RNA sequence: UUCUUAUCCAGAGAGGUGGAGGGAACGGCCCUUUGAUACCUCGGCAACGGGCUUUUCAUUCGUAAAAGCACCGUGCCAAUUCCGCCAACCAUUAGGUUGAAAGAUAAGAA
Numbered sequence: 001u002u003c004u005u006a007u008c009c010a011g012a013g014a015g016g017u018g019g020a021g022g023g024a025a026c027g028g029c030c031c032u033u034u035g036a037u038a039c040c041u042c043g044g045c046a047a048c049g050g051g052c053u054u055u056u057c058a059u060u061c062g063u064a065a066a067a068g069c070a071c072c073g074u075g076c077c078a079a080u081u082c083c084g085c086c087a088a089c090c091a092u093u094a095g096g097u098u099g100a101a102a103g104a105u106a107a108g109a110a
Base pairs, nucleotide, nucleotide: 001110002109003108004107005106006105007104008103013042014041015040016039017038021031022030023029026084027083028082043077044076045075048073049072050071051069052068053067054066055065056064057062081102086099087098088097089096090095
């Protein structure tokens, strides 16, 4: 980098450095000198993989299932992935619902 699978309406911020952009792209809308993005420190959220604990099984005792812990590897801590973009349906003035696409994260594979 590509592919596969799963998830994405929940949750969780303080301090320091620094000084103008940022929210993936595009259109909106928004955040931001009352200091953004980024980096560092500490803290927190979650429970994807590993690990550990408990329970269940009436043919099934397992590399099983369910629940839990949060030790390890990641991830995350403005706004639903901020909303939309494409398609279908409903309404047709605005719009609404669903599903894709794209993106993000994890695990596996090449």